[in-house]
RNA sequence: GCGCCGGUAGUCUAGCGGUAGGAUGCCGGCCUGCCAAGCCGGUGGCGCGGGUUCGAGUCCCGCCCGGCGCACCA
Numbered sequence: 001g002c003g004c005c006g007g008u009a010g011u012c013u014a015g016c017g018g019u020a021g022g023a024u025g026c027c028g029g030c031c032u033g034c035c036a037a038g039c040c041g042g043u044g045g046c047g048c049g050g051g052u053u054c055g056a057g058u059c060c061c062g063c064c065c066g067g068c069g070c071a072c073c074a
Base pairs, nucleotide, nucleotide: 001070002069003068004067005066006065007064010024011023012022013021018054025043026042027041028040029039030038047063048062049061050060051059
């Protein structure tokens, strides 16, 4: 440098055009002699900038970051 895969909540992970889900964490409540576990509720998220579309996490272009492969480096 080229190609491929990936970037969604504090962490892990689904979602492939039409209300962003789950797990875990955190906060509160119930329960308990207390703690833990369990149960209920709450909290919080689409890497950045453009484009397409009535509508973009999703499609297209560029960039950034991470991983893998190839090439170059005389």
This is a predicted structure of a 74-nucleotide RNA (transfer RNA) from a Candidatus Njordarchaeales archaeon. The coordinates come from a structure-prediction model, not an experiment, and the mean pLDDT is 83. The sequence is in RNAcentral, with records from ENA and MGnify. It matches the Rfam family "tRNA". Taxonomically the source falls in Candidatus Njordarchaeales (Archaea, Promethearchaeati, Candidatus Njordarchaeota, Candidatus Njordarchaeia). The same sequence occurs in records of 2 taxa.